[in-house]
RNA sequence: GAGGGUGUAGCCUAGCGGACAAGGUGUUAGACUUCUAAUCUAAAGGUCGUAGGUUCGAAUCCUACCACCCUCA
Numbered sequence: 001g002a003g004g005g006u007g008u009a010g011c012c013u014a015g016c017g018g019a020c021a022a023g024g025u026g027u028u029a030g031a032c033u034u035c036u037a038a039u040c041u042a043a044a045g046g047u048c049g050u051a052g053g054u055u056c057g058a059a060u061c062c063u064a065c066c067a068c069c070c071u072c073a
Base pairs, nucleotide, nucleotide: 001072002071003070004069005068006067007066010025011024012023013022018056027043028042029041030040031039049065050064051063052062053061
């Protein structure tokens, strides 16, 4: 330099162009317990890598860029 892949909550992982973006784990609070752990209940936490475009509507399709990984040179 060329091509390809990945990017979603602190972490891991889902998510046909149409619901308030889902689940696990973690965090916080409460219940239970002599206390802790475990268990149960609830809550908070997301500019879906960035910026544009297409569309009535985009995490999803298109373009460019960024980060990481792989292959080739």